A computed fold for a 72-nucleotide RNA from an Elusimicrobiales bacterium, annotated as transfer RNA. It matches the Rfam family "tRNA". Rfam classes the family as a transfer RNA.

RNA sequence: GCUGGGGUAGCUCAACGGUAGAGCACCUCCUUGGUAAGGAGAAGGUUGUGGGUUCAAAUCCCAUCUCCAGCU
Numbered sequence: 001g002c003u004g005g006g007g008u009a010g011c012u013c014a015a016c017g018g019u020a021g022a023g024c025a026c027c028u029c030c031u032u033g034g035u036a037a038g039g040a041g042a043a044g045g046u047u048g049u050g051g052g053u054u055c056a057a058a059u060c061c062c063a064u065c066u067c068c069a070g071c072u
Stems, first nucleotide, its partner, number of pairs: 001071007010024004018055001027041004048064005
């Protein structure tokens, strides 16, 4: 330099054009003599960044940043 893949909640990951979710963690409550485990609930997101297409974009297109793999 070229090609391919990845970037979404604190962490690990879903969501193949129509209100962004789950598990774990954190917080509150219930349960216990107390803790752990268990149960219920709440909170947490400019979907790496900037544009474009569309009535509507995490999703499609372009550029760019970064990480991984391969090739040279």